[in-house]
Context: one part of a larger RNA
Molecule: small-subunit ribosomal RNA, central domain
Organism: uncultured prokaryote
RNA sequence: UUGGGUUUAAAGGGUCCGUAGGCGGGAAAAUAAGUCAGUGGUGAAAGCCGACAGCUCAACUGUCGAACUGCCAUUGAUACUGGAGAUCUUGAGUACAAAUGAAGUAGGCGGAAUGAGUCAUGUAGCGGUGAAAUGCAUAGAUAUGACUCAGAACACCAAUUGCGAAGGCAGCUUACUAACAUGUAACUGACGCUGAGGGACGAAAGCGUGGGGAGCGAACAGGAUUAGAUACCCUGGUAGUCCACGCCGUAAACGAUGAUUACUCGAUGUUGGGGGACAUUGACCCCCUCAGUGCCGUAGCUAACGCAUUAAGUACCCCGCCUGGGGAGUACGGCCGCAAGGCUGAAACUC
Numbered sequence: 001u002u003g004g005g006u007u008u009a010a011a012g013g014g015u016c017c018g019u020a021g022g023c024g025g026g027a028a029a030a031u032a033a034g035u036c037a038g039u040g041g042u043g044a045a046a047g048c049c050g051a052c053a054g055c056u057c058a059a060c061u062g063u064c065g066a067a068c069u070g071c072c073a074u075u076g077a078u079a080c081u082g083g084a085g086a087u088c089u090u091g092a093g094u095a096c097a098a099a100u101g102a103a104g105u106a107g108g109c110g111g112a113a114u115g116a117g118u119c120a121u122g123u124a125g126c127g128g129u130g131a132a133a134u135g136c137a138u139a140g141a142u143a144u145g146a147c148u149c150a151g152a153a154c155a156c157c158a159a160u161u162g163c164g165a166a167g168g169c170a171g172c173u174u175a176c177u178a179a180c181a182u183g184u185a186a187c188u189g190a191c192g193c194u195g196a197g198g199g200a201c202g203a204a205a206g207c208g209u210g211g212g213g214a215g216c217g218a219a220c221a222g223g224a225u226u227a228g229a230u231a232c233c234c235u236g237g238u239a240g241u242c243c244a245c246g247c248c249g250u251a252a253a254c255g256a257u258g259a260u261u262a263c264u265c266g267a268u269g270u271u272g273g274g275g276g277a278c279a280u281u282g283a284c285c286c287c288c289u290c291a292g293u294g295c296c297g298u299a300g301c302u303a304a305c306g307c308a309u310u311a312a313g314u315a316c317c318c319c320g321c322c323u324g325g326g327g328a329g330u331a332c333g334g335c336c337g338c339a340a341g342g343c344u345g346a347a348a349c350u351c
Stems, first nucleotide, its partner, number of pairs: 003323004008304001012319001014201004021194003025088002031082001033081002035077008049065006091191001092188003095184003100179001103177007110154001114150008125136002162169002206247006215241002220236004258318001261315003266296001268294009300307002324351003333344004
C1' cells in the first nucleotide's frame, strides 16, 4: 500500500456552523457525457507468452500466432449515473394554533447563614484535637439580645426530573433573545446529508488592566504527629475564588461510543404534547400515538464484559483517527500567544 479496525486492547476531532469536495427522494418525456456493443485506424521492432523449425541437445536463433488490457474516429443501444427543461409531495423548510423548560443576555428585589462594627447583659474561660499545643480572652473574650455594614452562595422544593450543540445551566421577578416537541396540512417544492481547509463557542486553572474581598484558601508562617514529616491533623494566611473588559484554548472536554437516514420481538417507569373510550361538569383510571429520558430483556452482535428501536444489530453515505512498547506528545522547523504554553510533530537508539 491493498486491507482490517476505532466503548474498555492503538484509534471518534471538545462542540457546532459552514467553503470546496463526496453522496443524494417519487413519476414521465427528451438528450447521449459516463456506460455497453459493432466496425475502421493506430498501438514500431526486439522482449514476454503459445506453436513449429535451425544449430547433435541446451542456452541461442528463426518463422507464424497471440498479446499490446490503451488511444482516436464512426455507427448503434438507453437500464443506471450525469447535464438541461417541465412536474409531484413523503425528505427539508415556512405559516398558524396551543404548550414546555435550572436555555441565554441585561436590570431590579429577597430571606437564611457567615464575618465585622456599635450598644447592652454577663464572667473566666473560649477554641481546637485521637490527645494536645500554637491562637483568642480581665484592655472583658466565648455565649445571649438589638441595630448597622459587607461580600459570596441560593436550604427545603429536588427527582436515573428538565433545558442547551458542547462547555454548561438552579432564590424571586421584569425586559429582550433563541430553541425543541405536539397538532393542522394552508404555503414553497428536493431547497437535502456530510464536511478537508476556515469560522464561532468552549469547565477549571492561569495571564493583562481596573474594581471588589465575607467565607474558603495554593504559596507561606506557626503548633502537633513522626526516626524524619518540606505531608495527612490544628491555628493563622497571600494570590485566587467574585465583577467589567481583553487574552489563553486545554480536561477522564466521557456515553472513554462522530454526524444523518432507513429497517429490526417485547416488558416496565418517567417528562412534554395529541387523540379515543368511560364519565359526562371536569379531574383520576383505561386504550392508542408522537417526541424525549431511564431500567430489564429476544434475535443478532461481541475476545469477553456487555450492547440490545437512545445498538456496540442490519445497511447506504460523508468526515476524523489507528497500524508493536519505550524514546515522545519530546527535539527541530513553522504558525498562534503578553507569558504560561498551545497546535502541527519526527529520528537515532533500544526491547